[in-house]
Molecule: Glycine riboswitch aptamer
Organism: marine eukaryotic metagenome
RNA sequence: AUUGCGGGAGAGAGCGGCUUUGUAAGAGGUGCCGCCGCCGAAGGUGAAAACGCCCAUAAUCUCUCAGGCAAAAGGACCGUGAU
Numbered sequence: 001a002u003u004g005c006g007g008g009a010g011a012g013a014g015c016g017g018c019u020u021u022g023u024a025a026g027a028g029g030u031g032c033c034g035c036c037g038c039c040g041a042a043g044g045u046g047a048a049a050a051c052g053c054c055c056a057u058a059a060u061c062u063c064u065c066a067g068g069c070a071a072a073a074g075g076a077c078c079g080u081g082a083u
Base pairs, nucleotide, nucleotide: 001083002082003081004080005079006078007077012036014035015034016033017032018031020029021028037069038068039067043065044063046061
């Protein structure tokens, strides 16, 4: 570094429009678009500390572009086996 297994946090099951499904009519569901609130632990940005300085590197810090906000999934990282 790759991979099997185990653990693994945060924040909206938010609102509206259209669409489609469904029904006697609804409720509910699907898809798309818009709006407001929020989260940081995929990825990405910035750069604190360290070094005499620069470059480079770079935190669980920072931003929130991406991603995410019931469960599931995903998940940095940790433990462990294999290569």